[in-house]
RNA sequence: GGCCUGGUAGUUCAGUUGGUUAGAAUGCCGCCCUGUCACGGCGGAGGUCGACGGUUCGAGUCCGUUCCAGGUCG
Numbered sequence: 001g002g003c004c005u006g007g008u009a010g011u012u013c014a015g016u017u018g019g020u021u022a023g024a025a026u027g028c029c030g031c032c033c034u035g036u037c038a039c040g041g042c043g044g045a046g047g048u049c050g051a052c053g054g055u056u057c058g059a060g061u062c063c064g065u066u067c068c069a070g071g072u073c074g
Base pairs, nucleotide, nucleotide: 001073002072003071004070005069006068007067010026011025012024013023019057028044029043030042031041032040050066051065052064053063054062
């Protein structure tokens, strides 16, 4: 340098042929429970989906460029 895969919440991930609230687990905060902690129960906050642009009525999803990580070929 060519090609392939991935990048979504603090972390690990899901997201179905583009469709109307972007989710789960865990972590964090509060309350309940307990003599206290842990466990358990309930509730809450937290993300412009790596970046920029394009297509579309509508993009995490499609297209282009680019950054990062991994793999592979030379």
A computed fold for a 74-nucleotide RNA from an uncultured Clostridia bacterium, annotated as transfer RNA. It matches the Rfam family "tRNA". Gene Ontology term of the family: triplet codon-amino acid adaptor activity. Rfam classes the family as a transfer RNA.